[in-house]
Context: one part of a larger RNA
RNA sequence: GCCUACGAGUUACACCUGUCUAGCGAGUUUAAGUACUUAAGGUACGGAGGCGAAGCGAAAGCGAGUCUGAAUAGGGCGGGAGCUAGAUGGGGUAGACGCGAAACCGAGUGAUCUACCCAUGUGCAGGUUGAAGUCCCGGUAGUCCCGGGAUGGAGGACCGAACCGGUAAACGUUGAAAAGUUUUCGGAUGACGUGUGGGUAGGGGUGAAAGGCUAAUCAAACUCGGAGAUAGCUCGUACUCCCCGAAAUGCAUUUAGGUGCAGCGUUGGGAAGAGUAUCACGGAGGUAGAGCUACCAAUAGGGCUAGGGGGCUUCACCGCCUACCAACCCCUGAUGAACUCCGAAUGCCGUGAUAUUGCACCAGCAGUGAGGCUACGGGUGCGAAGGUCCGUGGCCGAGAGGGGAACAACCCAGACCAUCAGCUAAGGUCCCAAAAUUGGAGUUAAGUUGUGUAAACGAGGUGGGGAUGCUAUGACAGCUAGGAUGUUUGCUUGGAAGCAGCAAUUCAUUUAAAGAGUGCGUAACAGCUCACUAGUCGAGCGUUCCUGCGCGGAAAAUGAUCGGGCAUCAAACUUCAUACCGAAGCUAUGGACUCCGUCUUUGGGCGGAUUGGAAGGGGAGCAUUCUACUAGCGGAGAAGGUGUUCUGUGAGGGAUGCUGGAGCGAGUAGAAAAGAAAAUGUAGGC
Numbered sequence: 001g002c003c004u005a006c007g008a009g010u011u012a013c014a015c016c017u018g019u020c021u022a023g024c025g026a027g028u029u030u031a032a033g034u035a036c037u038u039a040a041g042g043u044a045c046g047g048a049g050g051c052g053a054a055g056c057g058a059a060a061g062c063g064a065g066u067c068u069g070a071a072u073a074g075g076g077c078g079g080g081a082g083c084u085a086g087a088u089g090g091g092g093u094a095g096a097c098g099c100g101a102a103a104c105c106g107a108g109u110g111a112u113c114u115a116c117c118c119a120u121g122u123g124c125a126g127g128u129u130g131a132a133g134u135c136c137c138g139g140u141a142g143u144c145c146c147g148g149g150a151u152g153g154a155g156g157a158c159c160g161a162a163c164c165g166g167u168a169a170a171c172g173u174u175g176a177a178a179a180g181u182u183u184u185c186g187g188a189u190g191a192c193g194u195g196u197g198g199g200u201a202g203g204g205g206u207g208a209a210a211g212g213c214u215a216a217u218c219a220a221a222c223u224c225g226g227a228g229a230u231a232g233c234u235c236g237u238a239c240u241c242c243c244c245g246a247a248a249u250g251c252a253u254u255u256a257g258g259u260g261c262a263g264c265g266u267u268g269g270g271a272a273g274a275g276u277a278u279c280a281c282g283g284a285g286g287u288a289g290a291g292c293u294a295c296c297a298a299u300a301g302g303g304c305u306a307g308g309g310g311g312c313u314u315c316a317c318c319g320c321c322u323a324c325c326a327a328c329c330c331c332u333g334a335u336g337a338a339c340u341c342c343g344a345a346u347g348c349c350g351u352g353a354u355a356u357u358g359c360a361c362c363a364g365c366a367g368u369g370a371g372g373c374u375a376c377g378g379g380u381g382c383g384a385a386g387g388u389c390c391g392u393g394g395c396c397g398a399g400a401g402g403g404g405a406a407c408a409a410c411c412c413a414g415a416c417c418a419u420c421a422g423c424u425a426a427g428g429u430c431c432c433a434a435a436a437u438u439g440g441a442g443u444u445a446a447g448u449u450g451u452g453u454a455a456a457c458g459a460g461g462u463g464g465g466g467a468u469g470c471u472a473u474g475a476c477a478g479c480u481a482g483g484a485u486g487u488u489u490g491c492u493u494g495g496a497a498g499c500a501g502c503a504a505u506u507c508a509u510u511u512a513a514a515g516a517g518u519g520c521g522u523a524a525c526a527g528c529u530c531a532c533u534a535g536u537c538g539a540g541c542g543u544u545c546c547u548g549c550g551c552g553g554a555a556a557a558u559g560a561u562c563g564g565g566c567a568u569c570a571a572a573c574u575u576c577a578u579a580c581c582g583a584a585g586c587u588a589u590g591g592a593c594u595c596c597g598u599c600u601u602u603g604g605g606c607g608g609a610u611u612g613g614a615a616g617g618g619g620a621g622c623a624u625u626c627u628a629c630u631a632g633c634g635g636a637g638a639a640g641g642u643g644u645u646c647u648g649u650g651a652g653g654g655a656u657g658c659u660g661g662a663g664c665g666a667g668u669a670g671a672a673a674a675g676a677a678a679a680u681g682u683a684g685g686c
Base pairs, nucleotide, nucleotide: 001686002685003684004683005682006681011094012093013092015091016090017089018088019087020086021085022084023083024082027051028050029049033045034044035043036042055062056061065077066076067075068074097236098235100233104226105225106224107223108222109221115200116199117198118197119196120195121194122193123192124190126159127158128157129155133151134150135149136148137147138146139145163187164186165185168183169182170181171180202218204214205213206212239621240620241619242618243617244616249262250261251260252259253258263368264367265365266364267363268362269361273359274357275356276355277354278353279352280351281350282349283348289342290340291339296336297335300332301331302330303329305326307325308324309322310321311320312319371396372395373394374393375392376391377390378389379388380387401412402411403410416591417590418589419588421587422586423585427581428580429579430565431564432563436578438577439576440575441574442573443572449567450566457552458551461549462548463547464546465545466544467543468542469541470540478536479535480534481533482532484509485508486507489503490502491501515530519528520527592611594609595608596607597606598605599604622675624672625671626670627669628668629667630666632664633663640659641658642657643656644655645654646653647652
């Protein structure tokens, strides 16, 4: 892991409360017990007791009323049939659907492991060092003292086996082993090691102290019991079909993952109101917006001008100036959730009409009380978040199908069943891949684009539109030629001659035209060139604004890509048009369930509307085991096993072949140890 078996809402009660069925009914009913008996789920007796038939008040008390009260008012409570039994929904008390703690308490069992202690034994190869003491010799006046030698044999002394330990590493890690092996390492006459016997016991012991050890168990051992402790927690909870179908909110909570009440679901009752939508009419309101010499607060520039600052003047007063600050007022501009002279749309309330509705209310039973995304209106945050907190709608949740490459929530659309029929939605129609290589008019050259997105800024990319200037008396561009004279203007300067700099009435002449000069250049000149003019050429050329599509700006970590292939008058973009494809939508044909209406010969017919669904409510059934009754099957083969086939919406049921070898169905009714895929379920097998 699989298979088989087992495995979870049960049972009790003079309990409470509904529903259904039955009996009796202003009543209803017996309990214990006794007797009888065909011995049972029996019959009879038994009225003790219970419930009901009147309530209200604290009570006296009154009574279909009563209490409060001064009240004859108002208000509270009350005034219409129950009782018993069975079945069933829910509750209560019990372990109360099942399994599951860590723990608490009681009584016992443990010191054969280990900690410490007591008693009594035992063990420590070999080697090294050489304390005290003693003796001798020397020094010395010396018995003291000092030095040397010998002797001696101390030590929590040294090295190192046994023994005890366990430093480091590797191996081992379903091990050889539930703590080891190998190498290495520490102690090894001591606070040493060890044998045997004995002692200390669970909030207790023992501890050179690590919360260590106390039998592979220790921040309180183990065994049994209280005990099915408790578990607002996790997991699991078993056949089918049909109808309806939520919630993740409010208030409160030693409350926040629990619960109570309300809200929302369902079932039964229910008959006069109510709900919803549209229209009309009538209302309340201070949001969006807007506005502010309409208030409050804030506010930019200017004007005018109080007040203040600064400067000037003066002995002082007066006075003057001010690109300084600035009230009121005026002009322009203009902000505000807690501003409003104003002020919608929606929404809300009421009345009426029309349409429509599984709606008010009462009773039984729930579940929910972690929500999420999206669009819009807001708070918070950074006008961050797949953030967080509200409001309104949608969807997911509990929703399948088509589209979006893939993708709970986006777009389309709500799946009763069947069909090798049709039409459409969103979205698509070159190939993958169903349908246009469809038609008309344009744009783009960047593979832009073709389903993530991008700015300031830059640019003779290119399309469209407007304004304006020049132009056949010849524009624009190119080419040919001229581009002069007074004059080297004056000043400055070493020099300054169009071109270092300053000044100027930048003037005048000749001209087709030519600046006291647009650049390059020279030390200064020179030189080249431009403006300007003529010729040549022969048709458009400049400037500017708006706009479409493109270009650059443009950087991310494994290999790129529009889903891919690929696509350029497109298979891209803009726009118009026609056709087609495309879903569980709609239609067609057949069938089924439910509800409503109607008819009915009570079998059913007809018409209409439904039939997605987790939590949850309601209904109808299938199967298993046993019991009672009735009628049956079976060695000419029961149950069981294994194939085939038929049948029912389904749980299931029937027929039959083979196997098997002795019991087993059917109908009706009753009773349950009554259905397994899950609980790290239990046991067995493989």

Large-subunit ribosomal RNA, domain II from a metagenome, 686 nucleotides, folded computationally. Its Rfam family is "Bacterial large subunit ribosomal RNA". The prediction has a mean pLDDT of 84. The RNAcentral record of the full RNA draws on SILVA.